A computed fold for a 74-nucleotide RNA from Buchnera aphidicola (Therioaphis trifolii), annotated as transfer RNA. RNAcentral holds the sequence, with entries from ENA and Rfam. Its Rfam family is "tRNA". About the family: Transfer RNA (tRNA) molecules are approximately 80 nucleotides in length. By type it is a transfer RNA.
[in-house]
RNA sequence: GGCUAUAUAGCUCAAUUGGUUAGAGCACAGCAUUCAUAACGCUGAGGUUAUGGGUUCAAUUCCCAUUGUAGCCA
Numbered sequence: 001g002g003c004u005a006u007a008u009a010g011c012u013c014a015a016u017u018g019g020u021u022a023g024a025g026c027a028c029a030g031c032a033u034u035c036a037u038a039a040c041g042c043u044g045a046g047g048u049u050a051u052g053g054g055u056u057c058a059a060u061u062c063c064c065a066u067u068g069u070a071g072c073c074a
Stems, first nucleotide, its partner, number of pairs: 001073007010026004019057001028044004050066005
């Protein structure tokens, strides 16, 4: 330099091929339980879906560019 994949909560990952409130597990906070802690249970908080544009009535999803990461080729 070329090609491919990828970027969503603090971490690991979903989101059925564009459709009306973006979810789960762990972690965190509170409550309950216990003599106490842990575990289990209930509730809650936490998101500019990497950035910027485009298409569309509607974009996490499709298209383009940029940036980061990983891999392959030279």